[in-house]
Order: sequence, then C1' cells, then structure tokens
RNA sequence: UGGGGGGUAGCCAAGUCCGGCAAGGCAGGGGCCUUUGGAGCCUCGAUCGCAGGUUCGAAUCCUGCCCCCCCAG
Repeated sequence: UGGGGGGUAGCCAAGUCCGGCAAGGCAGGGGCCUUUGGAGCCUCGAUCGCAGGUUCGAAUCCUGCCCCCCCAG
C1' cells in the first nucleotide's frame, strides 16, 4: 500500500443482508422480601467508532476518515 473481517452498555453479545426507532447474560445502582445474606423477586442503564449524505424515518444504505485483527506485497 492492496484485499478481507471487525468496532453496539463497565465486560460479552444479538440485531445489519431485507431501514421502522436497540434482545439476552455477567457486573453495577435502587427497592421488596428475609433473622441475616454474597440467596430470591421487581426495577433502572447504550447519541450503535467519528463526520457528512440519502430518507418521513438510519445501528442498518452511500461517501470519507480513525482504531483493532488476518492475508498478500
């Protein structure tokens, strides 16, 4: 430098192809229950790497850029 894959919550991770308003698990905060509890139950959390574009509407499509991994040179 070229090609491919990836970037979503503190961590893991689904959704992306086919645009419709972000599952789940662990951890954490609050509450309830309880003799106590690290047990159980309820509940709370994400401008989706960054900046633009398209659209009524973008995590998803388009453009540029940044970072990580693999392959080639």